[in-house]
RNA sequence: GGGGCCUUGGUGUAGCUUGGUAGCAUUGUGGCUUUGGGAGCCUCCGACGGGGGUUCAAAUCCUCCAGGCCCCA
Numbered sequence: 001g002g003g004g005c006c007u008u009g010g011u012g013u014a015g016c017u018u019g020g021u022a023g024c025a026u027u028g029u030g031g032c033u034u035u036g037g038g039a040g041c042c043u044c045c046g047a048c049g050g051g052g053g054u055u056c057a058a059a060u061c062c063u064c065c066a067g068g069c070c071c072c073a
Stems, first nucleotide, its partner, number of pairs: 001072007010026004020056001028044001030042003049065005
């Protein structure tokens, strides 16, 4: 110099192909249960890396940027 992949709650991930309510697990809040604790059950809180574009509608499509990983030279 060229090419490819990844970025979603505190943590780990699904959803992207095929645009239409952001889901699950864990952690945390509150509660039930227990003599107490643990386990179990219920409830609640919490996220799309950033800018721009397309569209009625973007995590998803296009583009630029940032960070990370890999391959070629």